[in-house]
RNA sequence: UCACAACAAGGGCAAACCCGGCGAAAGCCGGUGGCGCAAAGCUAAAGGGCCUUCCCUUUGGGGGUGGCAGCCAGUUGCAGAC
Numbered sequence: 001u002c003a004c005a006a007c008a009a010g011g012g013c014a015a016a017c018c019c020g021g022c023g024a025a026a027g028c029c030g031g032u033g034g035c036g037c038a039a040a041g042c043u044a045a046a047g048g049g050c051c052u053u054c055c056c057u058u059u060g061g062g063g064g065u066g067g068c069a070g071c072c073a074g075u076u077g078c079a080g081a082c
Stems, first nucleotide, its partner, number of pairs: 004080001012037002018031005035070001041075003047072002049068003053064004
C1' cells in the first nucleotide's frame, strides 16, 4: 500500500412494539427498547430502486410533490491477526 473483517479491547449506532409530538400520506422527531450493524458515519441536486400523493393519458405509460441511505450506489473512515 492492497485485500480481508477472524479474535480481543475501548467505544459507536439502534429494528419492531409501546408512549408523546409533527405531517394529507409516505414518513420524521423525542422517550422507551434492542432486531441487528465494520461504515446502520455522511450524501436524496450523480444515478438506479422503493414508498407517498397530485396532474395528464392513446390505459402502455408520462410528469410533478414529499420521503427512504437499516435497498443498491457514491464518498470519507477507527482498532486489529494470519
Molecule: c-di-GMP-I riboswitch aptamer